[in-house]
This is a predicted structure of a 542-nucleotide part of an RNA (small-subunit ribosomal RNA, 5' domain) from a Verrucomicrobiaceae bacterium. The sequence was found in a public genome assembly. NCBI's taxonomy places the organism under Bacteria, Pseudomonadati, Verrucomicrobiota, Verrucomicrobiia, Verrucomicrobiaceae. Its mean pLDDT, the model's own confidence on a scale to 100, is 83.
Context: one part of a larger RNA
Formats: sequence, structure tokens, C1' cells
RNA sequence: GAACGAACGCUGGCGGCGUGGAUAAGACAUGCAAGUCGAACGAGAUUUAGCAAAGCUUGCUUUGCGAGAUCUAGUGGCGAACGGGUGAGUAACACGUGAGCAACCUGCCCAGAAGCAGGGGAUAGCCCACCGAAAGGUGGAUUAAUACCGUAUGUGAUCCCAAGAGGCAUCUCUUGGAGAUUAAAGCCGGGGACCGUAAGGCCUGGCACUUCUGGAUGGGCUCGCGGCCUAUCAGCUUGUUGGUGAGGUAACGGCUCACCAAGGCGACGACGGGUAACUGGUCUGAGAGGAUGAUCAGUCACACUGGAACUGAGACACGGUCCAGACACCUACGGGUGGCAGCAGUCGAGAAUCAUUCACAAUGGGCGAAAGCCUGAUGGUGCGACGCCGCGUGGGGGAUGAAGGGCUUCGGUUCGUAAACCCCUGUCAUCUGUGAGUAAGACUCCCAAUAAAAGCUUGGGAGGUUGAUAUUAGCAGAAGAGGAAGGGACGGCUAACUCUGUGCCAGCAGCCGCGGUAAUACAGAGGUCCCAAGCGUUGUUC
Repeated sequence: GAACGAACGCUGGCGGCGUGGAUAAGACAUGCAAGUCGAACGAGAUUUAGCAAAGCUUGCUUUGCGAGAUCUAGUGGCGAACGGGUGAGUAACACGUGAGCAACCUGCCCAGAAGCAGGGGAUAGCCCACCGAAAGGUGGAUUAAUACCGUAUGUGAUCCCAAGAGGCAUCUCUUGGAGAUUAAAGCCGGGGACCGUAAGGCCUGGCACUUCUGGAUGGGCUCGCGGCCUAUCAGCUUGUUGGUGAGGUAACGGCUCACCAAGGCGACGACGGGUAACUGGUCUGAGAGGAUGAUCAGUCACACUGGAACUGAGACACGGUCCAGACACCUACGGGUGGCAGCAGUCGAGAAUCAUUCACAAUGGGCGAAAGCCUGAUGGUGCGACGCCGCGUGGGGGAUGAAGGGCUUCGGUUCGUAAACCCCUGUCAUCUGUGAGUAAGACUCCCAAUAAAAGCUUGGGAGGUUGAUAUUAGCAGAAGAGGAAGGGACGGCUAACUCUGUGCCAGCAGCCGCGGUAAUACAGAGGUCCCAAGCGUUGUUC
């Protein structure tokens, strides 16, 4: 000199863009952060008009029937493994980079091939009974499904056999085959003829479902190389190193196990100890390098602490389950409940780090046929000079060089064109009016193509509608210099000097050093210098 997620002191006008728990991975009151689908299912509630019956008060009530609409506790499906947070652990194939898998998986999505037949038994809910303070639980009866379970079929797939081709050792691919095993579920529309009293059959569209192949996406595994300190850590290792066989996994493998052999690593630093998430990057520097890893992006790890599996395409799962522990809460003392390192917020520790805000309008995500619902992701606003950048606090004229302050050799000189005074301007702030863009879509109707006249889909047109920010940005107008300057320094380094007070005292200080009666170094004042909505100090890095 530069930089900072900074803090402290003094001061503080506006705006834009960023940024803000670095310490206790300490403990957490309260609210919200993951739901959605009635076009999978039975059932229930509310409501609308209609029909029938009864009662009569003759226009109301009750009951029953079938139809429509809205809502949803439960079963079921998908999602909840994404998104969001934190950096405790980890010196490791965790990360970065480059390869490999002839050793692998992949829901939803895309393309292609084939199919979707026919049955069964339950169980939530509802009802009844019971236990419990509660959390919750037990028994009986009854019911549905795209829930569950058989059967059929087998394009295919898997196993087995044969032949051929190829390669990278284990092998891979193609073709054929007597064979064995193996699947499914419906829902919502539209319709001309024909059948049928009707429902429907039948035809047709969409969404779902099943099997398989390929793709895409996302992952899993293996290896080369790279990136901390320590030898006051020199030897380490028994599932250890390898083999055979088996189990296990999506998959290779001591991953696990039985047996066999005695190996394996190490001064090119094993093993141990300390520290630490890694990277793109960031800061500095002419560079080489050094330091660092906030925000943003990629990967990893973790979710009160430790352990474990279940479900599932995917977890050994932050707002799931089980066990143990610590802590906290409720209790009728028998027993239960909880997990903010999600967003706000509280306490604590700390030099120190914000609102218990608005909206799903946009972008994205989940569910849904859709309308839509949910979304503390996200978009916004608020607070903090925490940072960077921009603007302003006025401009011109004005010498009786006013008053006043300071200094003085008492003559004067300086603050100083500075002020007053005169003439202007109108940025920002204030007030008034106007006012884009963030909005594309979704929805309804019509037309055309495809088609069968319908429906779906695609294209076009019309209508009407959606904004948190927001009393927005911008633009126009009004008023009036009116509302807006401080901090540090002045002995040398280092730009900037005098007076008074003090008297080795009080004090200053980054280094040298000042202060003991003429202090440009302490304190105050005047003046000057530097920077400026900031200026200094402290800390850290280069």
C1' cells in the first nucleotide's frame, strides 16, 4: 500500500447493487417450512330442485325414492431420498483431474414391440361393547377398490442345450431349439348403424396398468496422478496378505464365513500424534509464489448422542420407525411425549451478526385429466454506513478588507470573498398528479386439419381474466437555499505552526523518542494539512 462476513470510538443526508451468527454441531417457548388426487374406493356430512306418501294449520312439516353439486375422516396411489440447513466428523478414492466397468442399478420421461382374460378371500372406515387421566388400545359384526392372493395366456425375459462370429484372460454377441419358470387394473369421456325395456353390448379417444428392448437422466464400484504439519512417532499388521469353496450384494471384492499358505506395508516416511470438509474460486503480488475456502456453483459428510434395520426405483431416511443414553415437558404416578445444523424468533456464551414481515404475481418443484391446492424453495419488502459505486449538502457577484476570535515588534497582520448584502439554480429529500414493464399463460367460445358427423390432439381467431413488490420505476408540476459535515493529524519518518496552561507531574508514543519553567511531541485555543458520509483505532492476510 491492498484486502476483510469484521469489531470498537466519534460522526451520520439520499439512492442503486451486494452482504449479515465467523463464538456454543449450546439449549429451545410459539407459528409456519410436504403435501396432493373424489376422474382408484366404500362411506359420511351439507345443499339444490323434482316425484310419491302421510299429517293437517292449505302451504308448510315429516318420511321415502332416484338425480345433481360441494366437502372429506379412512383405505389406496404418487410424492415425502428433491428442495432447504450446517461443517461436527473425515488426511480418506472424501475431493480435484484423467481413465475403466467383458462386474452394475435407474421410479417418473422418450422411442419401439406385445398384452390388458377369468376368479377369490379379507381389511380399514362405519356400527356395537370394553380398557385407559392421557397418548392410545382390545374384541365382535359388516363393506369397497387401481389394496391383497390364486388361475389362464407368454410377444418377450430368465435358466438349459447346440451352432456360428468376435474379443480383453475370466468372456461377449447373433441364430436355432424337445423343454422349465414368470404379468397385468382399472378410471374418465364421445358415438352413426345393429342387438337390448334399460344398463349396456359394439365402435372409438384419453389417462392409467403389465412384460421386454433401446435411449436419456441420475447414481454405484475400481484405478493412475495431485493437494497439511510432525521422526521429541521407526517399525506396523492376524481378516492381516494371498488362494480354494460357499454365502451375500444391483454389482466386483476378506464384503462375510470355513479351510489352506505366510504373507502384506515401511526413510520415495508405513504406523502413531496434531490440525482440517474438498474444489471452482477469493485476497495479495509485476510474476513466481504466499495466505485463504464467507456469499454463488459442484462434490462429500451430518441431522440431540450411539446403534440398527424396515418401506421403497432410490434412505440405512433433518420435520419416518425401533433400541439404548443424556436432557426437557405432561401425568390421575400406572404411564406417555419431544428433537430449529429449515424460516422467523428466545435464552446463553461472545468484541460481534437482522423481521416471530408480504406473496405464490413471476421462476422452479410435488400431486392432479384439468381447474387448482401446497411450497419460510423462490420472488419481494424491512433492519444494520457492513462493503462497493453514484449524488448532494448550493452557484455567481461582493472590500467599509465590518464585527468577533487568534497572533503581534502594538505599527499591524490573519481567519477572509469567508460572512453580511445582491442576483440566480432546483439535483436529492418533501408534496401533488400521471404512469409503463415484470403477464407468458390458464379458462370459455368459434374455425380449420386429422377423423366417422363425435371426442382427443395440433394450428389460428375472438372474449374475458390473473401483480406480493406498490402510494413502484419513470415522467410532469409546486415550494423554497430552504432539510443535509464530520473525523483524524500537524517533532522526524509524513502533507501541515503559533499562543496559553503544566513543570520527569499530568500525560503522549507505530519506531526514534517528548515532559525536570520559554514544550511546533502533554492539555486547551486559533490557524493549517489530509480524507470525506465517513474518518480513525484494533485484529488478520499478502